This is a predicted complex of two RNAs, RNase P RNA and transfer RNA, with 428 nucleotides together. Its mean pLDDT, the model's own confidence on a scale to 100, is 79. It holds a member of the Rfam family "Bacterial RNase P class A". Rfam links the family to the GO terms dimeric ribonuclease P complex, ribonuclease P activity and tRNA processing. By type it is a ribozyme.
[in-house]
RNA sequence: AUUGGCCGCUAGGUACUCGCGAUAUCUAAUAAGAUAUCGAGGAAAGUCCGGGCUCCACAGGGUAGGAUGCUUGGUAACACCAAGGCGGAGAAAUCCGAUGGAAAGUGCAACAGAAAGUAAACCGCCAGUAAUGCUGGUAAGGGUGAAAAAGUGAGGUAAGAGCUCACUCAAAGUCAGAGUAAUUUGGCUUUGCGGUAAACCCCAUCCGGAGCAAGAUCAAAUAAGGUGAGUUGAAGCUACCCGCAGAUCACCGGGUUGAUCGCUAGAGGUUUCUGGUGACAGAAGUCCAAGAUAAAUGGGUACCAGGGACUAUUGUCCUUACAGAACCCGGCUUAUCGGUGGCCUUGUAUU
RNA sequence: GGCGGCGUAGCUCAGGUGGCCAGAGCACGCGGUUCAUACCCGCGGAGUCGGGGGUUCGAAGCCCUCCGCCGCCACCA
Numbered sequence: 001a002u003u004g005g006c007c008g009c010u011a012g013g014u015a016c017u018c019g020c021g022a023u024a025u026c027u028a029a030u031a032a033g034a035u036a037u038c039g040a041g042g043a044a045a046g047u048c049c050g051g052g053c054u055c056c057a058c059a060g061g062g063u064a065g066g067a068u069g070c071u072u073g074g075u076a077a078c079a080c081c082a083a084g085g086c087g088g089a090g091a092a093a094u095c096c097g098a099u100g101g102a103a104a105g106u107g108c109a110a111c112a113g114a115a116a117g118u119a120a121a122c123c124g125c126c127a128g129u130a131a132u133g134c135u136g137g138u139a140a141g142g143g144u145g146a147a148a149a150a151g152u153g154a155g156g157u158a159a160g161a162g163c164u165c166a167c168u169c170a171a172a173g174u175c176a177g178a179g180u181a182a183u184u185u186g187g188c189u190u191u192g193c194g195g196u197a198a199a200c201c202c203c204a205u206c207c208g209g210a211g212c213a214a215g216a217u218c219a220a221a222u223a224a225g226g227u228g229a230g231u232u233g234a235a236g237c238u239a240c241c242c243g244c245a246g247a248u249c250a251c252c253g254g255g256u257u258g259a260u261c262g263c264u265a266g267a268g269g270u271u272u273c274u275g276g277u278g279a280c281a282g283a284a285g286u287c288c289a290a291g292a293u294a295a296a297u298g299g300g301u302a303c304c305a306g307g308g309a310c311u312a313u314u315g316u317c318c319u320u321a322c323a324g325a326a327c328c329c330g331g332c333u334u335a336u337c338g339g340u341g342g343c344c345u346u347g348u349a350u351u
Numbered sequence: 352g353g354c355g356g357c358g359u360a361g362c363u364c365a366g367g368u369g370g371c372c373a374g375a376g377c378a379c380g381c382g383g384u385u386c387a388u389a390c391c392c393g394c395g396g397a398g399u400c401g402g403g404g405g406u407u408c409g410a411a412g413c414c415c416u417c418c419g420c421c422g423c424c425a426c427c428a
Stems, first nucleotide, its partner, number of pairs: 001348001004344007012304007020039008041322001045333002048331005053211004060242004065207005070084005085099001086097004100202002105200002107196002122142002124138006150168006169192010215261004225252005236244002254427003268287008305320006352424007361377004370408001379395005401417005
């Protein structure tokens, strides 16, 4: 230099003009007008997790069910994040991993193959027998399969075999060292035990239900209507039981399609300092930044910027990523034209 | 806005316990029957199991993610 990797920022700009929504003030007086200020996002999305908030007896006990799943920490909490361990990919930076248990139990493995889990005798090898057959021994060799019971060598044998031995590999237990731990290093003993838990299951930890159309207040209108079930206990709290609680509930029919609150100052943003490897925490300063309800946040002109087409060096035309708040936050996942900043790596090429 | 369910042939549905398995009816095509058509009989085609990824030896079925469709939820007496 190139290549590769990681962490960020931004999301066309400026001016003029016509509009839309909210708030404040003034004019005005239910209408409306004027002025000023503010007016989408990094994902506002999917609604996949977690929490706040609200209501259901302040939420009890058990079963069922669900979630998570290496360790330690962070956090309001998490399926998130950080650091580390282990396994895998890479030359490296770095990245990926639903990563507890199969030596608790049960189940499953099509086809092929002799045999698929208490191993197993098709070919081969060996022995017996009159035997191209039969009986017995044998897992070294062949072949099948995703998967075939540890590898090499020697001994041993009729032929063979962890049958025995040496070295190696793997696993469990135990002792010692390192580490908070996951784990790891070494010694000793025993063993050679397959796969699947995103199959049932076991173990550990966590989880009450519903959701802003929650919920509260007011107004308007209608038939304070009908049928059925309810104090011998309805609805509800949980799917069920116990327990709680104590009067309405279901269906049909009717009316309204309004207003206010909840509603945006919050686990908020940002700067500096301190502690920590880091996620993050603490202190001080500073800032206030949409709140609509069928739903505002948009359109036009000029110049510049990026991209594309035509022309042929000057212009013309088109175009501006993904997408759009709806109670609010923390995450994850997915979509995304481009532009730009910082840090790291060096297989390769050159000096 | 919130909550729940579904997606398999052109249409309506099975299969959901991982393998034997991708099936049934209607529709469609060809042949037979008939003078001809229908009915009837025989044969056949048609599927990325909504898309993608993962687990597994192996996925329509299990797990994750994306897409599409459907349903329910207002207040008053």